Context: one part of a larger RNA
RNA sequence: CGUAGGAGAUUUGAGCGGAUCUGACACUAGUACGAGAGGACCGUGUUGGACUGACCUCUAGUGCACCUGUUGUGGCGCCAGCUGCAUCGCAGGGUAGCUAUGUCGGGAAGGGAUAAGCGCUGAAAGCAUCUAAGCACGAAGCCCACCGCAAGACGAGAUCUCCCCUAUGGGCCGUAGCAGACUACUACGUUGAUAGGCAACAGGUAUACGCGCAGCAAUGUGUUCAGCCGAGUUGUACUAAUCGCCCAUGAGG
Numbered sequence: 001c002g003u004a005g006g007a008g009a010u011u012u013g014a015g016c017g018g019a020u021c022u023g024a025c026a027c028u029a030g031u032a033c034g035a036g037a038g039g040a041c042c043g044u045g046u047u048g049g050a051c052u053g054a055c056c057u058c059u060a061g062u063g064c065a066c067c068u069g070u071u072g073u074g075g076c077g078c079c080a081g082c083u084g085c086a087u088c089g090c091a092g093g094g095u096a097g098c099u100a101u102g103u104c105g106g107g108a109a110g111g112g113a114u115a116a117g118c119g120c121u122g123a124a125a126g127c128a129u130c131u132a133a134g135c136a137c138g139a140a141g142c143c144c145a146c147c148g149c150a151a152g153a154c155g156a157g158a159u160c161u162c163c164c165c166u167a168u169g170g171g172c173c174g175u176a177g178c179a180g181a182c183u184a185c186u187a188c189g190u191u192g193a194u195a196g197g198c199a200a201c202a203g204g205u206a207u208a209c210g211c212g213c214a215g216c217a218a219u220g221u222g223u224u225c226a227g228c229c230g231a232g233u234u235g236u237a238c239u240a241a242u243c244g245c246c247c248a249u250g251a252g253g
Base pairs, nucleotide, nucleotide: 001152005163006162007161008160009159010158011157015149016148017147018146021049022048023047024046025045026044027043033038051106052105053104054103055102059100060099061098062097066093067092068091069090070089071086072085073084074083075082076081110144111143112142117137119135120134168248169247170246171245172244173189174188175187176186177185194240195239196238197236198235199234200233201232203229204228205227210223211222212221213220214219
């Protein structure tokens, strides 16, 4: 831009893509078969491998805006306490998110038409013959079925609801996101929980500073499961989403 008014929602499916794997064990049954040795078809169940989808409850990683310990050195006048730099200084843990080694799931069943092949009936050809007329079976393959995309399918489809002749729609702008290269998409913009802040909680670290007590001291201990805390959950208008501007628009009812 189109889909001959505009908007929101729900869809049909022409067409396209993905998937399609397989082992072992047990039962049937030590049965059928076989002199024995051995040992099934068919059918049923269980459990794996590889591949693959989703997710983060568990396990395990990462987690340079979290917590703690600690070395050297500099700074805050000194002590104490903090803090800069040294690979994030080093080390021990670790929320969210992102992950696999983790968790859950998938390739099941069925239908249709067939291939090779097996048949029924059956003439030409009084017989025979699966074929000539006719009919029935038959594969991990084909078409459905399963999963995903899909009306730019210009053959541009369908359904529901709403809106109007200056009302309606879209955009700009802002706050953001589990969305994201940009764009797009999604949520919100005071008739407001969109982000930040704040509060509570979850969760992580591991018992802060100061002071008291014990000890000459290092240190220990009480206050104290404290203190601190990024992304999580819920709440709360304190802050920022202000005011506004631009564009399109008729042949439909």

About this RNA:
Large-subunit ribosomal RNA, domain VI from a soil metagenome, 253 nucleotides, folded computationally. Model confidence (mean pLDDT): 86 of 100.